[in-house]
This is a predicted structure of a 698-nucleotide part of an RNA (large-subunit ribosomal RNA, domain II) from a PVC group bacterium. Rfam family: Bacterial large subunit ribosomal RNA. Its family is annotated with ribosome and structural constituent of ribosome in the Gene Ontology.
Context: one part of a larger RNA
Formats: sequence, structure tokens, C1' cells
RNA sequence: GCCGACGAGUUAGUGUCUGUAGCAAGGUUAAGUCCCAAACAGGACGGAGCCGUAGCGAAAGCGAGUGUUAAUAGCGCGAACAUAGUUGCAGGCAUUAGACCCGAAACCAAGUGAGCUACCCAUGGCCAGGAUGAAUCAACGGUAACACGUUGUGGAGGUCCGAACCAGUGAGGGUUGAAAACCUCUUGGAUGAGCUGUGGGUAGGAGUGAAAGGCCUAUCAAACUUGGAAAUAGCUGGUUCUCCCCGAUAUAUAUUUAGGUAUAGCCUCAAUCCUUUAGAUGGUGGGGGUAGAGUACUGAAUGGACUAUGGGCCCUACCAGGCUACUGAAUCCAAUCAAACUCCGAAUACCAUCAUCUGGACAUUGGGAGUCAGACUGCGGGCGCUAAGGUUCGUAGUCGUGAGGGCAACAGCCCAGACCGCCAGCUAAGGUCCCUAAAUAUCAGCUAAGUGAAAUAAGGAUGUGAAGUUGCGUAAACAACCAGGAUGUUGGCUUAGAGGCAGCCAUCAUUUAAAAAGUGCGUAACAGCUUACUGGUCAAGUGACUUUGCGCCGAAAAUAUAGCGGGGCUAAGCUGAUUACCGAAGCUGCGGGUUUCGAAAAAACUUCGGUUUUUUCGGAGCGGUAGGGGAGCAUUCUAGCGUAGGUAGAAGCCAUACCGUAAGGAGUGGUGGACGAACUAGAAGAGAUGAUGUCGGC
Repeated sequence: GCCGACGAGUUAGUGUCUGUAGCAAGGUUAAGUCCCAAACAGGACGGAGCCGUAGCGAAAGCGAGUGUUAAUAGCGCGAACAUAGUUGCAGGCAUUAGACCCGAAACCAAGUGAGCUACCCAUGGCCAGGAUGAAUCAACGGUAACACGUUGUGGAGGUCCGAACCAGUGAGGGUUGAAAACCUCUUGGAUGAGCUGUGGGUAGGAGUGAAAGGCCUAUCAAACUUGGAAAUAGCUGGUUCUCCCCGAUAUAUAUUUAGGUAUAGCCUCAAUCCUUUAGAUGGUGGGGGUAGAGUACUGAAUGGACUAUGGGCCCUACCAGGCUACUGAAUCCAAUCAAACUCCGAAUACCAUCAUCUGGACAUUGGGAGUCAGACUGCGGGCGCUAAGGUUCGUAGUCGUGAGGGCAACAGCCCAGACCGCCAGCUAAGGUCCCUAAAUAUCAGCUAAGUGAAAUAAGGAUGUGAAGUUGCGUAAACAACCAGGAUGUUGGCUUAGAGGCAGCCAUCAUUUAAAAAGUGCGUAACAGCUUACUGGUCAAGUGACUUUGCGCCGAAAAUAUAGCGGGGCUAAGCUGAUUACCGAAGCUGCGGGUUUCGAAAAAACUUCGGUUUUUUCGGAGCGGUAGGGGAGCAUUCUAGCGUAGGUAGAAGCCAUACCGUAAGGAGUGGUGGACGAACUAGAAGAGAUGAUGUCGGC
């Protein structure tokens, strides 16, 4: 992992609601006793007690009233309307219990452990070989005597090297290992705080610890075993057959509350109300201060005019006075801005009312919930960077709980809401060259970039289309070519030089068709080339600018073209227009099912009001998670009943093209070899692909 079996809302008490049955102003027995009986079951008795028929008050108490109070007042709670209860059974829910099932880490108690390991006690054992050479002592030297020196002797040491032994430094291997800590090489200690055998001691908030929270039997920030015990788990996982109807929430308030819960909101079921109160559209009547706009107020902010005050300068004994390229309140003009500005002011929305339409809608009471992490998109805002698949409100939609078609693929985008069937038709979004259903459709333009086919800028450019403004031009323009482009003069200054052309100043005049005291190269400076300007040749357009369509550059990412879905396309691209077609579970057609409403008919019951069931016709529905409600299928057992059936073959198993909307149910054949339906009721150990489920098999 697969297969098989097992595996989760149970039982009891209490309360409440619904259904149902009995009795009813009443209802009902409990323990127990008796009868029957093998036993269970059953029957009778048993009225104690409980609920209801009356309430109010803390109570005494009073009583259709009572409490408060001085009160016959007021007020509170009741009564009055005439009513409905109670006891079983079944079901929903709550509660107390393990309470749907599995799951902690932990806590406490009583015990068991020091055969591992830590430390201690007692008693034993072990440490090849080599090296170094302390004290001491002796001799000699030495000293006044010591000291001291030399040579020998000697054999100290948590001394050195290195086996056994103990340890475990580094590396490699091993890592479903040979091994739940090892192997190989290497390494540390190796007479010591050494290693080790045997026996003994210390125990769980305790021991032991040269101290690492280490160790205390592969277990240690509190061992192990059993018990309290099914601890608790606002947490995670799992929770088993079918069909039908409806169908949410991710919000508010509160919370030692924020992933929990309570109440409300939203869903469902029943009863009541019975068109009024709900919804849609239209008319009419309202209030508003948003968008916009404005600057009348408040505030901000720019320029100007004017000017108080202040500064500076002048003048001055003081008072004054004059000037001012400074500052500048207030006022005026012009042009602006505002969530906390408004002289103004919509659209929507909201409220009221009237009409029409829909409609058991809305509402009330009661039973049952789930929901309290929401997501994205459009629009209106806040926060943020007018960042985020960001965050937080409002509003609408979708997803959530929604399948189908489109967007290549793609919860939240576009179209559209799936009861079932059909080898029928029409459309939506989106498409119609091939992949791939349908136009290689039509008309008019644009694009040359494979732009199209992700997107973006500042900026750049004789790309190209359209519209416009304005120069020059047959008195010959623009471009090209031929020719000229001079003189005073090398202007003055500066400077080594400065001759049109380093720089500064000036920028005149003459001859001319025209020619700058010079546009750019160039020279050390000149020279040289060139331009402006002029003539000629030629011949009809040639410049500048504005707006706009489509393009170009700007343009960089990591495995592979790889940002059209691919092929490929110059349209099969873009813009405008037109006509066809394709295209969905949409709509239509045909057949069928089911829910609900209405009508009709029949039957049964009836308190005569009606109720229930069946059939037919018509209308409206039938996506669905959490969740509510309804109807069923199957399994085991009990009763009818060990009945029908069964060795002429039961159950079970295998095969199968039959029946039913489904769970499921038959028939036939085979196998099997003794049991066992169907039906009507009743009762449950009552349904498994899931729980890192449990056990078994492979």
C1' cells in the first nucleotide's frame, strides 16, 4: 500500500416542545402486597405523593383579589372574556452523568528498581620495557667555621618515551549499519586525584554528581509499574444507505474576548393573522447640503495698486520735516485653493401618499439550526507612495454554496443559473485560414514595424497618412553646377606674433551685380579652403510651423524559441461600416418525472362548517455547502410462526442483456449441502474509500 473483518449521537434521570392514545375539571399511581407463572411477561389491589382547578405577599396572612400605605387614593402583580389539563408512548432539543469516537503533555497515590550508571564503604587484584637522575651519603677541593664546588653513590617524581589496561583527539567508513553508538588509521593517560574483580550502601522533588541538568537498567528539567481514570482538551482528525422541498453566514453588541461563546441579524419547520403592514413600476408631495461649482463668510495662497507702522539715510536743541531699488497690517484689482469653507447646488437614495401589478408576501408566537477567519472585481472614500494578489469602510456583483460556454490553461472577469431524456431548431458572450464548429465575406481607409502579439516614461528622429497656418517662386524660387566674393586695411588695442577667424574695443567708408572690419576649417603668424552675398546655366515648385491617426528608438534575467495557445499570417493586423454563419446544460420543440397552487370528479369519514385519499386538466417551480423539514431502502432480532417453502436441494457464494427515480428488488443457471422467506407490527450492538484508525492476510 491493497484486501477482509471490526470501528463513532448511546443509555438512564429531569425539563421543554411537537405528534399520537386514554380520561377530562380533573388526570395519575410509586414503593409494596396478592393472583398466575419454571422464569420473564401479564392481571388485580395500593390515592402515599405529584400536576392542574387562584392569586397576592418576604411572611403572618387575606383571597377574586392581594401587596404597598394613614388611605376605601394611586401604583405593582392577578382575576374578570369562561377555560384545559393530566398520564402514557414516539420523536426533536436542553441538562446531569465519560454523553458522538479516538488523541495529550501533565497531576496525585501506592509500590518496584543502583545486575546499566554516579558516588561511598569493606576486601582482593593489575601496571612489559626503556629514559631522566631530586634529597641523602661518601671522597676530594674549599671556608676561621659554615656556605659552596667537583666526582661518585643514591633512586625521588599527580617526571619523560612506550605495550597491557583505561580513555575517545582528528579523519575516513558505516547511517533500511556487521553494531539502537560500531570499524580502520590516528590520538591522550599509562606509580596515579590510576585501572579493576567481588560483597555491601544511598531512591523519585528523592538519590548521586571534580557540575554536563549529567547519571539513577537502550527511559530523566523529575525513573518505571499499577491505580485515581473513559483526567481534562474553547484544539486537530474521523463520524458509515437513498431520494424529495427550502436554504444561510463570515455582521452588530458584549466578553481575561479576539481561531471560543451569549443575544440579535440572516435559514428552516409548525401554528396563527387573512391582503392591511411586503416587493416592483409610475404619478404627486417632501426634507437634505454630497458630486459639481463658487469665493459671499472662515482659512490658505500668488502678483499688482495704495498705504498705516517699522527699519535705513539726511536734517535736527526739542517738536517736527525730507528721501528711500527695505519690510509691509488694512483696503482695492487680477488670477487661485479647501475633509473639518458655503452666496449656491444636482443625479441617485430616503420618507409619505395615490394607482397598477406580484403575492399565504409581510407580520406574530413557538420547535430546530448553522454562521461570528471571508475572497476578488467595478464604483465612492480613508490609511499607504492616488505602492501591493496591501489594509480598512460604504455600495453592487460573482465566488463562497454554481455546473455549462468564452478568456490557450486560470474560485472571484464576460455570457448564462444544470429536474431527466432526444443523432431536432434559435441565439448570448466570443468567434468564422489550419489545428477547431463557422466568411481565405463585402466596402472604405491606415500600418511595413511581424507593429499586431504584455506594458511604461522622460527624451529622440526628413518613418508615413490626414487637417491647417505662413514664407519664397516664370520679374525664374529651392537644390546642383560655372564665375565672382574686392579696396582703405595687417581697423585700433593687446601681444614674441594677432594679417577677417586667442582676447578686448569699435564695426566705418570706398569700388560695386555682389562681397561681413567676417560663418566655419586652417597657419607660429601669414598663406590656403569655405560661408554669407552677387551674376550665369537649368527649370517648377520649394521652405518653416501647428494639430492629429498608425508606426520607430528608448526596451536587460536567469534549463529551451518561451509575453500570438501553435502552425503560420502583410492580413489571417488596426479603424469605420455591412450582411451571413458557428456557438452554452440559455431559449424553443417533443416525451417523461416530481413539488406546490387552483379547478373538476369519485370514494371514505364527519361535530354537516368540512377533512383525507385517488384521478384528470391548467398555472408556477425543481443549481446548491453549513443547516432545517419530508418520504423511503436495506441489515439483525422478537411476535403472528419454526408459518409458506426446503435433500425433486434452504442460507451463503458465482454469472447474468430483467424491474425500480435511488437506496435496492427479482428471474434463470451454476456452486453449496440444511435450513428458512414474504407480509403485518415491534425492538435495535442498524449501513464505512477515509480517523498517520484496530486486528488479520498478502